This is a predicted structure of a 72-nucleotide RNA (transfer RNA) from Gekko kuhli. The sequence is in RNAcentral, with records from ENA. Rfam family: tRNA. It is annotated as a transfer RNA. Rfam describes the family as follows. Transfer RNA (tRNA) molecules are approximately 80 nucleotides in length.
[in-house]
RNA sequence: GGGGACGUGGCUCAGUGGUAGAGCAUCUCCUUGGCAUGCAGAAGGUCCCAGGUUCAACCCCUGUCAUCUCCA
Numbered sequence: 001g002g003g004g005a006c007g008u009g010g011c012u013c014a015g016u017g018g019u020a021g022a023g024c025a026u027c028u029c030c031u032u033g034g035c036a037u038g039c040a041g042a043a044g045g046u047c048c049c050a051g052g053u054u055c056a057a058c059c060c061c062u063g064u065c066a067u068c069u070c071c072a
Stems, first nucleotide, its partner, number of pairs: 001071005007065001010024004018055001026042003030038001049063004
């Protein structure tokens, strides 16, 4: 320098055009003599950034940035 993959709550990941979810973690309640486990609930993300297409974009297109990988 060129090709490919990936970017979504604190972490790991879903989500193939119609107002974004799960597990773990955190907080609260119940359960216990207490802890752990278990049960119930809550908070937490305008989806890397910018632009475009569309009535409508996490999703399609372009560019940029970051990470991983292959080739040279």